Predicted 3D model of a 101-nucleotide RNA (THF (Tetrahydrofolate) riboswitch aptamer).
RNA sequence: AACAGAGUAGGUAUGUGUGCGUAAAGUGCAAAAUGAACGGGGAGUUGUCAUUUUGACGAAAAGUUUUUAAGCUUGCGGUACAUAUACCGCAUCCCGCUGAU
Repeated sequence: AACAGAGUAGGUAUGUGUGCGUAAAGUGCAAAAUGAACGGGGAGUUGUCAUUUUGACGAAAAGUUUUUAAGCUUGCGGUACAUAUACCGCAUCCCGCUGAU
């Protein structure tokens, strides 16, 4: 000097546990604002994620007990969190690391 490679946060799927909703919140979709994270170091988007607001769309309940308003059981929800496994994985740029030439 050129070549090859490793590694993160995180994401997705499934299982398990504990909740929430089923009196409709949440999820998903669109827009806006704010913020955060993005291999060991630096920079960092039109990408990602979170929160808030607005808009459109939209649902699965059944059984049982009694004191009639709740409890319990089984379901349901592109439901929340934790955890296990598998898969994917720095947008990109510079430097570094490993291998061999």
The model forms 83% of the base pairs in the Rfam consensus.
It was read from a public genome assembly, where an Rfam model found it.
Its mean pLDDT, the model's own confidence on a scale to 100, is 76.